[in-house]
This is a predicted structure of a 136-nucleotide RNA (FMN riboswitch aptamer (RFN element)) from Heyndrickxia coagulans. Taxonomically the source falls in Heyndrickxia (Bacteria, Bacillota, Bacilli, Caryophanales). The RNAcentral record of the sequence draws on Ribocentre. Its mean pLDDT, the model's own confidence on a scale to 100, is 77.
């Protein structure tokens, strides 16, 4: 190094305008927003010195997971179920991760139909950082 086991801390982001109508942040025109880990040819730094290494970064639609709902045990955990999405084009040995350009998409419960209110939530969480202990 690195496995275990306990604790600590952190851990979600968005409708400004406008049109309808009694009423819509919900419809309609337009806006805005992407959790964690992977994988990954991006960029920025460095070290060496021509071709590598180190380090931060680099996918909402690839691969995994999380959040919600039943059951079983009722502390951890186990199983089941709901619930989403991408082409094209360049470049290249190699890209659904880069460029460019068109789209797409988003549990539940409330309300004029919600991704963006408003509530279950001062909660779960995927994990990330650290500590102490043991093993090595």
């Nucleotide at each position: 190094a690195u496995u275990u086991a306990u604790c600590u801390u952190c851990g979600g982001g968005g409708c400004u305008g406008g049109g309808u109508g009694a009423g819509a942040u919900u419809c309609c025109c337009g806006a805005c927003c992407g959790g964690c880990g992977g994988u990954g040819a991006u960029a920025a730094g460095g070290c060496a010195g021509u071709u590598g290494c180190c380090u931060u970064u680099c996918a909402g639609u690839c691969c995994g997971c999380g959040a919600g709902c039943c059951g079983g045990a009722u502390u951890u955990c186990c199983g089941g179920c709901a619930g989403g999405a991408u082409u094209u084009g360049g470049u290249g040995a190699a890209a659904u991760u880069c460029c460019a350009a068109a789209a797409c998409c988003g549990a539940c419960a409330g309300u004029a139909u919600a991704g963006u209110c408003u509530g279950g939530a001062u909660g779960g969480g995927a994990g990330a950082a650290g500590a102490u202990a043991a093993a090595g």